[in-house]
Description:
SAM riboswitch aptamer (S box leader) from Hymenobacter coccineus, 94 nucleotides, folded computationally. The sequence was found by an Rfam model in a public genome assembly.
RNA sequence: UUUUUAUAAAGAGGCGCCGAGAGACAGGCUCGUGGACGCGCCGGCAACCCCCCGCUUUUAGCGGGCCCGGUGCCAAGGCCUGGUUCGAUAAAAA
Repeated sequence: UUUUUAUAAAGAGGCGCCGAGAGACAGGCUCGUGGACGCGCCGGCAACCCCCCGCUUUUAGCGGGCCCGGUGCCAAGGCCUGGUUCGAUAAAAA
C1' cells in the first nucleotide's frame, strides 16, 4: 500500500513548546493570535488484539475483567449532508 472482517449517537483534559491555519474531500457549519492544528509530558477513556475469569454446543462462541503489554481515542453524532460506498480505527492476510 492492497484485500477481508469488524466498529462508530456512549466515554475521556491539564500543562509546556510552536505560531496560522484547522475540522480527510466538496458544500455548509464550526474552532482559531484571548493561540486553534500539531508536537512533548503527565493524566484519562475505551476494550480491537494480548492477557485473566466464568459458561457453552470447546481448533471455537458468548459474557465479564483489564494493574501491566500492542494499538486507538479524549470540540461539536465520522460536526452536518454527500460520494457507482468516501474517510478513520482495529485484527488478519498478501